[in-house]
RNA sequence: AUAGAUAAUUUAAUCGUUACUCGUAUAAUUUCUAGAAUAUGGCUAGAAAGUUUCUACUAAUGACCGUAAAUCAUUUAGCUAUGAGUGAAAGUGUACCUAGG
Numbered sequence: 001a002u003a004g005a006u007a008a009u010u011u012a013a014u015c016g017u018u019a020c021u022c023g024u025a026u027a028a029u030u031u032c033u034a035g036a037a038u039a040u041g042g043c044u045a046g047a048a049a050g051u052u053u054c055u056a057c058u059a060a061u062g063a064c065c066g067u068a069a070a071u072c073a074u075u076u077a078g079c080u081a082u083g084a085g086u087g088a089a090a091g092u093g094u095a096c097c098u099a100g101g
Base pairs, nucleotide, nucleotide: 001017002016004015005014006013019086020085021084022083023082024081025080026056029049030048031047032046033045034044035043041065042064050057058077059076060074061073062072063071096101
């Protein structure tokens, strides 16, 4: 914030739904196969592992690679499953103290 349900009748609670926050899982990660691009590029498809776990497994930015076949980094950004918790501001009173709070 509120689909709704029970209660209540000038009162208004509980449960639930949704949302948010913080945890857990997983590191939005790793491995393999096939194809594709080449400093205006660096990707696509499939399979496996990873989770007391369904799903997902990307994006952006930078670096790097002197034209070749191979990428790397990021305390940057989510989704999904699940557990727990949850108005804000002002005022008053009390308590504590290092008298500022």
Purine riboswitch aptamer from Anaerosalibacter massiliensis, 101 nucleotides, folded computationally. The RNAcentral record of the sequence draws on Rfam. It matches the Rfam family "Purine riboswitch aptamer". Rfam describes the family as follows. Riboswitches are metabolite binding domains within certain messenger RNAs that serve as precision sensors for their corresponding targets. Rfam links the family to the GO term purine nucleobase biosynthetic process. Its Rfam clan is "Purine riboswitches". Of the family's consensus pairs, 95% are formed in the model.